[in-house]
RNA sequence: GAGAAAGCUUUCUAGGGUUCCGUAGUUAUUCACUAGUCUGGUCCGAGAGAAAGCGCACAAUGGAUACAUUGUGUACACGGAGGGAUAAAAGCCUGGGAGGA
Numbered sequence: 001g002a003g004a005a006a007g008c009u010u011u012c013u014a015g016g017g018u019u020c021c022g023u024a025g026u027u028a029u030u031c032a033c034u035a036g037u038c039u040g041g042u043c044c045g046a047g048a049g050a051a052a053g054c055g056c057a058c059a060a061u062g063g064a065u066a067c068a069u070u071g072u073g074u075a076c077a078c079g080g081a082g083g084g085a086u087a088a089a090a091g092c093c094u095g096g097g098a099g100g101a
Stems, first nucleotide, its partner, number of pairs: 007054006015044002020041002022038001023035004055074008076096001078099001082094003
């Protein structure tokens, strides 16, 4: 800047690894190196997990109109392998995919 309507965003969690911190070990016990088959903190993190907000749709009321306020709704959803990114991996992305019912 543009856009979306089984919409988008934020926070959190299941989960994830190891760039940094911490921890443990080696060591000259400062530095440095090793370990994520180290509980953790930073970090990543769900279409089919949670909560909230915005948006959207419909209805009512008010208003000349634009619009405002309130309410209701925003459903359902079994799912590989392989590949990709990041330091590295993952219910991340590929993907409401391939398939299946």
Molecule: Guanidine-I riboswitch aptamer
Organism: Fictibacillus barbaricus